[in-house]
RNA sequence: GUGGAGGGGCGGAUGGCCGCUUGGGGCACCAGCGCUGCUGGUACCCUGAGAGGAAAGUCCGGACUCCCAAAAGCAACGGUGCCGGGUAACGCCCGGGCGGGGCAACCCGACGGAUAGCGCCACAGAAAACAAACCACCUUACGCGCCCGCUUGCGGACGCUGAGGCCAGGGUGAAACGGUGGGGUAAGAGCCCACCGGGGGGCUGGCAACAGCACCCGCAUGGCAAGCCCCACCGGGAGCAAUGCCAAAUAGGGACCGCGUGGGCCGCAAGGCCCGGGGCCGCUUUUGCCCCAGCAGGUCCGGGUUGGCAGCUAGAGGGGUGCUGGUAACAGCAUCUCAAGAGGAAUGGUCAUCUCGGGGCGGUUCGCCGCCCUAGACAGAAUCCGGCUUACAGCCCCUCCGCGCAC
RNA sequence: UGCCGGGUCAUCUAAUGGUAGGAUAGUGGACUCUGAAUCCACUCAUCUUGGUUCGAAUCCAAGCCCGGCAG
Numbered sequence: 001g002u003g004g005a006g007g008g009g010c011g012g013a014u015g016g017c018c019g020c021u022u023g024g025g026g027c028a029c030c031a032g033c034g035c036u037g038c039u040g041g042u043a044c045c046c047u048g049a050g051a052g053g054a055a056a057g058u059c060c061g062g063a064c065u066c067c068c069a070a071a072a073g074c075a076a077c078g079g080u081g082c083c084g085g086g087u088a089a090c091g092c093c094c095g096g097g098c099g100g101g102g103c104a105a106c107c108c109g110a111c112g113g114a115u116a117g118c119g120c121c122a123c124a125g126a127a128a129a130c131a132a133a134c135c136a137c138c139u140u141a142c143g144c145g146c147c148c149g150c151u152u153g154c155g156g157a158c159g160c161u162g163a164g165g166c167c168a169g170g171g172u173g174a175a176a177c178g179g180u181g182g183g184g185u186a187a188g189a190g191c192c193c194a195c196c197g198g199g200g201g202g203c204u205g206g207c208a209a210c211a212g213c214a215c216c217c218g219c220a221u222g223g224c225a226a227g228c229c230c231c232a233c234c235g236g237g238a239g240c241a242a243u244g245c246c247a248a249a250u251a252g253g254g255a256c257c258g259c260g261u262g263g264g265c266c267g268c269a270a271g272g273c274c275c276g277g278g279g280c281c282g283c284u285u286u287u288g289c290c291c292c293a294g295c296a297g298g299u300c301c302g303g304g305u306u307g308g309c310a311g312c313u314a315g316a317g318g319g320g321u322g323c324u325g326g327u328a329a330c331a332g333c334a335u336c337u338c339a340a341g342a343g344g345a346a347u348g349g350u351c352a353u354c355u356c357g358g359g360g361c362g363g364u365u366c367g368c369c370g371c372c373c374u375a376g377a378c379a380g381a382a383u384c385c386g387g388c389u390u391a392c393a394g395c396c397c398c399u400c401c402g403c404g405c406a407c
Numbered sequence: 408u409g410c411c412g413g414g415u416c417a418u419c420u421a422a423u424g425g426u427a428g429g430a431u432a433g434u435g436g437a438c439u440c441u442g443a444a445u446c447c448a449c450u451c452a453u454c455u456u457g458g459u460u461c462g463a464a465u466c467c468a469a470g471c472c473c474g475g476c477a478g
Stems, first nucleotide, its partner, number of pairs: 001403010012354007020050007028042006052378001056389002059387005064239004069287006077235005082096005097111001098109004112230002117228002119224003134170002137165005143160003147156004178196006197219001198217003202213004243310004253301005262275005276292005317338009356376001357374007408477007417431004425461001433449005454470005
């Protein structure tokens, strides 16, 4: 100089004027009341604060609230999936292992189990998972047929059939029951041998995943679990339009449930106690609640009302600095600092100056200089928090790798 | 704001993980004096991008679009 890899940060600044939301204070007016005051509303003045790195997608995990009567176990259903750690928790993060890619820095991986069982493997192919059948190959019969040769009853070739060898060859396919080479054989084959691959138990290292070492076994059973499933672990459901309170409204309706003639004791009675039966989460157990003649009740839907307050933002808070532990994620301590809380929804508009880029014109000593235009990406809180993913104009910083050149 | 469901020719709709099919519509031709009907032929699609798999409309993930429900 050039091409890459990893990580971090920023996402215009300042001021004037006019607005919006909200906290605090002041003051005026109005309304109500339990009337020297309090509460609420409206307007004005002073003062403080007012979008993001993703506020997004709503993909995970929680806090919080309500519901299922409470708890435990089982079943069902859903999720996660190498190992160890971090965390409130996670499908997130960190470290490690294994596999793959790259010359390298580094990057990627839903990465448990296929001898627990079931299922699927189109087309092609002999065959697609049980291992056999088929074709082809080799030997043989004194079998049958046919041909040739001649020494005329022998030799040779071919076909059929029977018996045996038998998984080594068979154009395919994504995948074919280890691969290459040699020996061996009638022909062949882990049949035997060497190397590679594979399996088994053992030893060593490691918390573990796993790795290494030597030994043994001719080899012993394809792929798919983001198909059902098995194993381990985790999980009740719904979501702030959850939920609670006040005000207002509650005309006329619909559906469903509950009908079972318990007993004893005390008491004048109301009622209370004990035993029994029935009902309440899919099942079981324990506990708890309700009912067992009272007559009307209970639940849900729908209609109506649709204003206000709380929940609401200070919490597993964020950030900076320092120290301690840890390889790290992270944790602990000390100190400083920062904070929207609206709620049909504010956080805006305009002007000026500057700065970073971008564009145009002109000049140039080719280093740059002058003038003009332009705030310029993705996007906007809606209960809150931890993550992931996706979108993003442009700029800055740090570390590392490859190649080329110069010294 | 939150929670669900779904994307296949222009339209409606099929398809165990194994050649994306049918109907209507469109275009051309035949028939007819002309048009319709009928017959023949043709064109047209799995929302997008990755992944699992030999193989994906189908299974998984992310994104995009559409629809519904809840005060």